[in-house]
Context: one part of a larger RNA
RNA sequence: CUGGGCUUAAAGGGUGCGUAGGCGGUCCCGCAAGUGCUUUGUGAAAUCCCAUCGCUCAACGAUGGAAUGGCUCGGCAUACUGCGGGACUUGAGGUCGGUAGAGGUCGUCGGAACAGUAGGUGAAGCGGUGAAAUGCGUAGAUAUCUACUGGAACGCCAAAGGUGAAGACAGGCGACUGGGCCGAUUCUGACGCUGAGGCACGAAAGCGUGGGGAGCGAACGGGAUUAGAUACCCCGGUAGUCCACGCCCUAAACGAUGCGCACUAGAUCCAGGAGGCUCUGACGCCAUCUGGAUCGAAGCAAAAGUGCAAGUGCGCCGCCUGGGGAGUACGGUCGCAAGGCUAAAACUC
Numbered sequence: 001c002u003g004g005g006c007u008u009a010a011a012g013g014g015u016g017c018g019u020a021g022g023c024g025g026u027c028c029c030g031c032a033a034g035u036g037c038u039u040u041g042u043g044a045a046a047u048c049c050c051a052u053c054g055c056u057c058a059a060c061g062a063u064g065g066a067a068u069g070g071c072u073c074g075g076c077a078u079a080c081u082g083c084g085g086g087a088c089u090u091g092a093g094g095u096c097g098g099u100a101g102a103g104g105u106c107g108u109c110g111g112a113a114c115a116g117u118a119g120g121u122g123a124a125g126c127g128g129u130g131a132a133a134u135g136c137g138u139a140g141a142u143a144u145c146u147a148c149u150g151g152a153a154c155g156c157c158a159a160a161g162g163u164g165a166a167g168a169c170a171g172g173c174g175a176c177u178g179g180g181c182c183g184a185u186u187c188u189g190a191c192g193c194u195g196a197g198g199c200a201c202g203a204a205a206g207c208g209u210g211g212g213g214a215g216c217g218a219a220c221g222g223g224a225u226u227a228g229a230u231a232c233c234c235c236g237g238u239a240g241u242c243c244a245c246g247c248c249c250u251a252a253a254c255g256a257u258g259c260g261c262a263c264u265a266g267a268u269c270c271a272g273g274a275g276g277c278u279c280u281g282a283c284g285c286c287a288u289c290u291g292g293a294u295c296g297a298a299g300c301a302a303a304a305g306u307g308c309a310a311g312u313g314c315g316c317c318g319c320c321u322g323g324g325g326a327g328u329a330c331g332g333u334c335g336c337a338a339g340g341c342u343a344a345a346a347c348u349c
Stems, first nucleotide, its partner, number of pairs: 004320003007304002012317001014201004021194003025088007033081002035077004042069001049065006091191001092188003095184005103177007110154001114150008125136002162169002206247006215241002220236004258316006266295008275286003299306002322349003331342004
């Protein structure tokens, strides 16, 4: 370079925004860079290929031809690509009017539960387990009632439900704020798609500083179990879990399925919207847009399956190339550290 691939065999980047680049809708005019034809010279000879000929044949040799390529001066053509100009509206975006939602940030309020503190009643147990024990309790526990304090999480609604690019998001209310969807023929007029680098976001754990600390709970201590038990079970319990600010940047970050566009039988259902028909009305029916679910035609697939694709095509990016060594070493770079990213080889099967 070519070829084949990436749901589960090796392989989709965790996610988005976006630079360069690649690719790019309909019509008209111009140019002629790419492109095609022609032309000029070159491409040493030999070799290779073709034709003919010469050694009796062949190898070999001779003669002639052909050959990819790039270059130059021009000429011709203009379908496609490109460049310049003009026009368009279906791609894309805007405007106006609606609409659903745990989308985000900040603030504030609430009830249940739990724990603690104080007080009342009350009495000797409570708790825990397979059974126990450690533990708590006559300094009054457990139970029960009242008041107060504290932190964390928000039952029912709740769903096969919704929102978000992903991570993720759930008590109520308010402020600020992002996006989606529907309707309108109201505007711009290709403004688009993808996206190497880059930038931003990114569960949990972890780190720094300061707060907070009810419950839970790595580590740790104790009780059991056991041959042992550095575990599973029980009693405690520090970091942490929570908040603010700053880092870390990983994951079975999963749909193990990159993004965009177009096309390809249906059936049933859910959520959101606008419309039509019938009806007093709740409602029902019809067709439709958006998102999702279940089942399935063709096709695809090794099969499982998929079938709003994993089918049929196009554009762009990422990635794979036997197992181990190894996501390791070295180097570089980022990080406070932990470590992250990039990423081999010897050797071995």

Overview
A computed fold for a 349-nucleotide part of an RNA from an uncultured bacterium, annotated as small-subunit ribosomal RNA, central domain. RNAcentral holds the full RNA, with entries from ENA, Greengenes and SILVA.